[in-house]
RNA sequence: CUCUUAUCCAGAGAGGCGGAGGGACCGGCCCUGCGAAGCCUCGGCAACCUGGUCGAAACCAAGGUGCCAAUUCCGGCAGAAUAAUCUGGAAGAUGAGAG
Numbered sequence: 001c002u003c004u005u006a007u008c009c010a011g012a013g014a015g016g017c018g019g020a021g022g023g024a025c026c027g028g029c030c031c032u033g034c035g036a037a038g039c040c041u042c043g044g045c046a047a048c049c050u051g052g053u054c055g056a057a058a059c060c061a062a063g064g065u066g067c068c069a070a071u072u073c074c075g076g077c078a079g080a081a082u083a084a085u086c087u088g089g090a091a092g093a094u095g096a097g098a099g
Stems, first nucleotide, its partner, number of pairs: 001099008013042005021031003025076004043068003048064002050061004072091001077088004
């Protein structure tokens, strides 16, 4: 990087360095010098893999990941005649497995 599969309306931030961007892309709408991204430290959330009670269901733990503004921030494509709205999909993210 590609493929398969599961999940994505819940949850969880302080400090230091840094110094202007960030929220994947496009449009919108937001966040941001009352300090963005990034890095470090400490903390936390969750429970996919993992371990345990047993073999299952269920529960517990937290070793490997992941995550800690806003539903994946909302929409983008299609259907429900249209608006509102709803459903499905695409794209993206993360885990597990495979190449």
A computed fold for a 99-nucleotide RNA from an Anaerolineales bacterium, annotated as SAM riboswitch aptamer (S box leader). It matches the Rfam family "SAM riboswitch aptamer (S box leader)". Rfam links the family to the GO term regulation of gene expression. Rfam describes the family as follows. The SAM riboswitch is found upstream of a number of genes which code for proteins involved in methionine or cysteine biosynthesis in Gram-positive bacteria.